[in-house]
RNA sequence: GGGCCCAUGGCUCAGUUGGUAGAGCACUUCAUUUGCAAUGAAGGGGUCAGGGGUUCGAGUCCCCUUGGGUCCA
Numbered sequence: 001g002g003g004c005c006c007a008u009g010g011c012u013c014a015g016u017u018g019g020u021a022g023a024g025c026a027c028u029u030c031a032u033u034u035g036c037a038a039u040g041a042a043g044g045g046g047u048c049a050g051g052g053g054u055u056c057g058a059g060u061c062c063c064c065u066u067g068g069g070u071c072c073a
Base pairs, nucleotide, nucleotide: 001072002071003070004069005068006067007066010025011024012023013022019056027043028042029041030040031039049065050064051063052062053061
């Protein structure tokens, strides 16, 4: 320098043919306990790496940029 893959809650990851952003763990509150843990119930937390474009509508399609991984040189 070139090819390919990845980027979504604090962490690990889903998200179908473009149509209201989700799960597990973690966190908060409540119940149970002398207390802790465990268990059960409820709740908060995201503008989907950044920018632009297409579209009535973009996490999803297109372009550029940034970061990471991998292969070739």